About this RNA
The RNA shown here (transfer RNA) has 74 nucleotides and comes from Candidatus Altarchaeales archaeon A3. The coordinates come from a structure-prediction model, not an experiment, and the mean pLDDT is 82. Rfam family: tRNA. It is annotated as a transfer RNA. The sequence is in RNAcentral, with records from ENA. Taxonomically the source falls in Candidatus Altarchaeales (Archaea, Nanobdellati, Candidatus Altarchaeota, Candidatus Altarchaeia).
RNA sequence: GCUCCUGUAGUCUAGCCCGGCCAGGAUAUCGGACUUUCGAUCCGACGACUCGGGUUCAAAUCCCGGCAGGAGCA
Repeated sequence: GCUCCUGUAGUCUAGCCCGGCCAGGAUAUCGGACUUUCGAUCCGACGACUCGGGUUCAAAUCCCGGCAGGAGCA
């Protein structure tokens, strides 16, 4: 230099191919219930689509470009 893959809450992950529901789940944190207390359990809250642009009534999803990480070739 070329080709390919990946990027979603503090952490892990589903959804992306085939556009449309409040972006779902787990864990962590916080609050509450329960308990003599802690722990466990239950309930609730909190918080995310890597960035920019395009297409569209509507984009995490489709298209283009960038950034970061990884793999292969040279």